[in-house]
RNA sequence: AACGAACGCUGGCGGCAGGCCUAACACAUGCAAGUCGAGCGCACUCUUCGGAGUGAGCGGCGGACGGGUUAGUAACGCGUGGGAAUAUACCCUUCACUACGGAAUAGCCUCGGGAAACUGAGAGUAAUACCGUAUACGCCCUUCGGGGGAAAGAUUUAUCGGUGAAGGAUUAGCCCGCGUAAGAUUAGAUAGUUGGUGGGGUAAUGGCCUACCAAGUCUACGAUCUUUAGCUGGUUUGAGAGGAUGAUCAGCAACACUGGGACUGAGACACGGCCCAGACUCCUACGGGAGGCAGCAGUGGGGAAUCUUAGACAAUGGGCGCAAGCCUGAUCUAGCCAUGCCGCGUGAGUGACGAAGGCCUUAGGGUCGUAAAGCUCUUUCGCCAGAGAUGAUAAUGACAGUAUCUGGUAAAGAAACCCCGGCUAACUCCGUGCCAGCAGCCGCGGUAAUACGGAGGGGGUUAGCGUUGUUCGGAAUUACUGGGCGUAAAGCGUACGUAGGCGGAUUGGAAAGUAGGGGGUGAAAUCCCAGGGCUCAACCCUGGAACUGCCUCCUAAACUAUCAGUCUAGAGUUCGAGAGAGGUGAGUGGAAUUCCAAGUGUAGAGGUGAAAUUCGUAGAUAUUUGGAGGAACACCAGUGGCGAAGGCGGCUCACUGGCUCGAUACUGACGCUGAGGUACGAAAGUGUGGGGAGCAAACAGGAUUAGAUACCCUGGUAGUCCACACCGUAAACGAUGAAUGCCAGACGUCGGGGGGCUUGCCCUUCGGUGUCACACCUAACGGAUUAAGCAUUCCGCCUGGGGAGUACGGUCGCAAGAUUAAAACUCAAAGGAAUUGACGGGGGCCCGCACAAGCGGUGGAGCAUGUGGUUUAAUUCGAUGCAACGCGCAGAACCUUACCAGGAUUUGACAUGUAGUGGAAGACUACCAGAGAUGGUGUCGCCUUCGGGUCGCUACACAGGUGCUGCAUGGCUGUCGUCAGCUCGUGUCGUGAGAUGUUGGGUUAAGUCCCGCAACGAGCGCAACCCCUGUCUUUAGUUGCCAGCAUAUAGUUGGGCACUCUAAAGAGACUGCCGGCGUUAAGCCGGAGGAAGGUGGGGAUGACGUCAAGUCCUCAUGGCCCUUAUAUCCUGGGCUACACACGUGCUACAAUGGGGAGUACAAAGGGUUGCCAAGCCGCAAGGUGGAGCUAAUCCCAUAAAACUUCUCUAAGUUCGGAUCGAAGUCUGCAACUCGACUUCGUGAAGCUGGAAUUGCUAGUAAUCGCGGAUCAGAAUGCCGCGGUGAAUACGUUCCCGGGCCUUGUACACACCGCCCGUCACACCAUGAGAGUUGGGUUUACCAGAAAUCGCUGUGCUAACUUCGGAGGCAGGCGCUCAAGGUAAAUUCGAUGAUUGGGGUG
Repeated sequence: AACGAACGCUGGCGGCAGGCCUAACACAUGCAAGUCGAGCGCACUCUUCGGAGUGAGCGGCGGACGGGUUAGUAACGCGUGGGAAUAUACCCUUCACUACGGAAUAGCCUCGGGAAACUGAGAGUAAUACCGUAUACGCCCUUCGGGGGAAAGAUUUAUCGGUGAAGGAUUAGCCCGCGUAAGAUUAGAUAGUUGGUGGGGUAAUGGCCUACCAAGUCUACGAUCUUUAGCUGGUUUGAGAGGAUGAUCAGCAACACUGGGACUGAGACACGGCCCAGACUCCUACGGGAGGCAGCAGUGGGGAAUCUUAGACAAUGGGCGCAAGCCUGAUCUAGCCAUGCCGCGUGAGUGACGAAGGCCUUAGGGUCGUAAAGCUCUUUCGCCAGAGAUGAUAAUGACAGUAUCUGGUAAAGAAACCCCGGCUAACUCCGUGCCAGCAGCCGCGGUAAUACGGAGGGGGUUAGCGUUGUUCGGAAUUACUGGGCGUAAAGCGUACGUAGGCGGAUUGGAAAGUAGGGGGUGAAAUCCCAGGGCUCAACCCUGGAACUGCCUCCUAAACUAUCAGUCUAGAGUUCGAGAGAGGUGAGUGGAAUUCCAAGUGUAGAGGUGAAAUUCGUAGAUAUUUGGAGGAACACCAGUGGCGAAGGCGGCUCACUGGCUCGAUACUGACGCUGAGGUACGAAAGUGUGGGGAGCAAACAGGAUUAGAUACCCUGGUAGUCCACACCGUAAACGAUGAAUGCCAGACGUCGGGGGGCUUGCCCUUCGGUGUCACACCUAACGGAUUAAGCAUUCCGCCUGGGGAGUACGGUCGCAAGAUUAAAACUCAAAGGAAUUGACGGGGGCCCGCACAAGCGGUGGAGCAUGUGGUUUAAUUCGAUGCAACGCGCAGAACCUUACCAGGAUUUGACAUGUAGUGGAAGACUACCAGAGAUGGUGUCGCCUUCGGGUCGCUACACAGGUGCUGCAUGGCUGUCGUCAGCUCGUGUCGUGAGAUGUUGGGUUAAGUCCCGCAACGAGCGCAACCCCUGUCUUUAGUUGCCAGCAUAUAGUUGGGCACUCUAAAGAGACUGCCGGCGUUAAGCCGGAGGAAGGUGGGGAUGACGUCAAGUCCUCAUGGCCCUUAUAUCCUGGGCUACACACGUGCUACAAUGGGGAGUACAAAGGGUUGCCAAGCCGCAAGGUGGAGCUAAUCCCAUAAAACUUCUCUAAGUUCGGAUCGAAGUCUGCAACUCGACUUCGUGAAGCUGGAAUUGCUAGUAAUCGCGGAUCAGAAUGCCGCGGUGAAUACGUUCCCGGGCCUUGUACACACCGCCCGUCACACCAUGAGAGUUGGGUUUACCAGAAAUCGCUGUGCUAACUUCGGAGGCAGGCGCUCAAGGUAAAUUCGAUGAUUGGGGUG
């Protein structure tokens, strides 16, 4: 785009078309073919007596047309173009004739049979019915002598008829060329088959039929068989070529319940005729009969689905008739149906306060929207009324009072459907929450859905709109036009060769193809163009063009083909050389393994990651000598050679194939390819017979392992080898068919030839074999004279993935199996090449307390603390590998607190606003009830600048929520990781994704720097800039300091600011200098100087990003939810539970120690609700006390390890301190659940910790104490501070993590990926299957209705008769033959216990 459509929603009018695609299923009822009295008789009716008419018959013409359907048919059926051996009623033309006779019969009448349908006998009758005779040309037959053959009259005066013949026209029959489906998993078919002769038959040719003779005929250019199908003009689609289709209209064919048959006739083997058989239906008196809607209507049935049992012969046409006329479901009309095409309408103008209302909203507004209302108009269609055609001619109009015209009426009666994620025009809200649903493809839906449902709005089409189905297009996705085959699907494993296809140069002939021109045909309709008619259009009419085709005639001769010549460039032959693992057979050689024998010799050997099985004291392994046997041929050896491929490797001989080079002579296109076919064809395998050393499927044992039917080891049989015969496959690969020609080069190598000369090089040529590379090709990778380039010829093959190279069938094979080769079903992909990442028990380089080297821990004990689990009314919540677990919590007795129980409040504990109201606020202390919140009572009681303010109560807006969603978010944070990376602009390269830069060579802690480079630059990171610390200088000198002076010996004071220190500003370090290495670079190594040396040490600082990482319970915030409760208040409880498991810590297990005594040295902090001195009391915690201090001044505040010394002496202890008892202290409203501390007593586990695991590289680890935050109180945690103060690092193989480059990838949620197979379950289609069952086809036999034809005697018989007959009817027989039956074969379905694989989940 189209439709004979159907379904859903909707539906105003008209015109023109169309309307059983399915059951060629069955049919009730009515109608669809009759007509003629001018052929004939009879009966009857009417009569105006002139006649007119009716009925059943005889007779004539027509029922072969018209109408229906598409079952069959793959065919001369159809289309197209030709042909000769024919017929043709009615029609036209011409010529001739139309004479004389005869015998019957229906009707009617009489008598019968039968239920009916129908039918028998007798009598008798007519014709344009029937018969004979005559005549007959131009007719037919012929033995060329001859023979044969017609007719019909009716009326009346003019016609209509009849017969013969010829011609025409029309129609029909027959024959031929070409064209007209699929299947080879159909390869052979055929006996009247093919041809001939004679005969028969027909309108006519012909095996059409028959007798005989011959053995042909068709077929790979597809016979036969199977399946499907009416064919065409056309229709539809397409740019075309094509594809699909064959409704309506038209031409042809075939059919008429199924099968067979003939009769009549001009014409039939006959839709509304006959006979027979069969199935079905109906009637019946059971004896017998009747029927055929695929005619028009209509019914049932089937189906998704297709109409009225209408009107009329008015027109057109047909039959009969002289005619009038009759008949006509042909036809013309009307009815039903949006089934399609076309046209029209459902109103037009004005109308802003942009009404109401809906929807949305950022709350302002926007939008529906000039849309509505309102006002002013119009009347197409519709409705009502009036007039009223054409179609028709002299008459006759079904349609039809229709078309059309006129008048009236009132905006009055007339809009829906689909869609709005992309493709694809058109967006928002609500509901829902992977549900319900949508979906043409991609896909949407798991709480913010433009995708589901609704709404508003919008888009599209419009009396329709969507959906479904089908066809073509897009699809160059079967490629003729117009595709491909290295890797995406696709080159047969290779060659030879048949048919076929294609084929070098040149001359001539003919003219098949080809080209030009002419003629015939190509039906009409349709399409196209022009014009015309319906108001337009659809539709219709007229004309033209076209119908790309076929046939035929003429011309041309380039090309192809053909015929006849010629040629040598292709191909081949000859001669001379050459190389070679080419093949076959025979012989032969050495090394090695194994075995046997013997010698020497002794305890192991062998094997592995490590072992064991195994061999060995019966003498192995090792070693020496001799022997046997089989198989394979080291080095040479090479992208070397040969061969068609498979393949071929010691040496020699014999036979033999091919190739290359050089040369001249010869043949003269002999060529290329190659469907079928034939031959060869690795390994494995098979058969028979040999052989068997080594190796080695199967098998056995030993190991490994969770297992190990494996990898490893020890053995070991087929096999491997030979001969003969099969098999016929491989990643049979260059994943690249063969042949020919052409198209830049360079460098190797193998085999020949030629030339030059310096004689070992150069140039050149032919043939092989390689690498790189240009043009060109390719999706890219890549190919590139050995093409995957440019062309030609021929063959093979491909057409999404899976199912499946499978099933069935065929062929081959001994078997294994090979070959040929589907479908159902299922998916929306499968695949190629390349890119970026990620990953790898891939590679290279490098780094990190990553390993290693060390030191100390954890894991064992007790306790502290967090978590899981469990428990509970509640044990609030969050954090969960690293990167949760002394985490949020820098501090849960109440509070905190979010949890639980109970008790209360409701504009609220808190904010803002409005309205109303009030005696008001509030304070006081006191009392009462209560667990308290709270309630009640009492007392005192507003401010004001008069505008108001403040507070309470009531009502309304609202408050409130630690309720949910961290997967809606902001912010903040963790982590990779302080790792060195992450990007951009321009340019260049690539079809593109992308690449380059950023890779490479060095170097660095570093993408740090240098060099190189199609890159040049730049940004975020690195580094530096910042802070602390280390040295020095300057400035400053109290509360700090004290060298010298003084002093009550206390930096206390005077004094001083040199030193320390404090805190501000500077200096200093930059590979700057020297040497070596390096590329002259960057830089590295060493050295000097220096307080410090190569980033001096430490901190802050965290790129692009990753983990939907963490947090809605810090805060903020969208959405959702609660609103006398999920909000608020209170008391008590809980977060502190306890069989258990884990993490992080503390204290220990002791002598490098514990205890006692004594002595010394810090830093950094904090302090007024505070730190708290001295003194006194207490064993102590602490109490008392009150000085000082808002701090370099006072206080916390004794630092502790250390050092000196005494004691303990290896033990569960003078170690260790848990637990428990008692008594206290402190904080606090309150220490019961549930605080810390002190004293006395008690004195548990624990004697250095399994597997495993962690921190740390120098002022570090380890060890020792001190301070702070939070805090009323409550640290073994956290954050800081200093004291003492080590060991080790060979090195980068390994573990972990990371960076760069490279490689592979079937991964991209990215290896925690992807993914294979069995098993279990459900469903689906399918193969096999003992069989069962149905259909088709064929063969043989039986059977044989009706019927034609042939034969036939004794039956019957009007016409004619030469009286003999002839002819006819009935009967009988025979040939052919439908249905039917029996048996067999073949083929296609259905079904089948069970079973095989396959697909989906």
Molecule: small-subunit ribosomal RNA
Organism: uncultured bacterium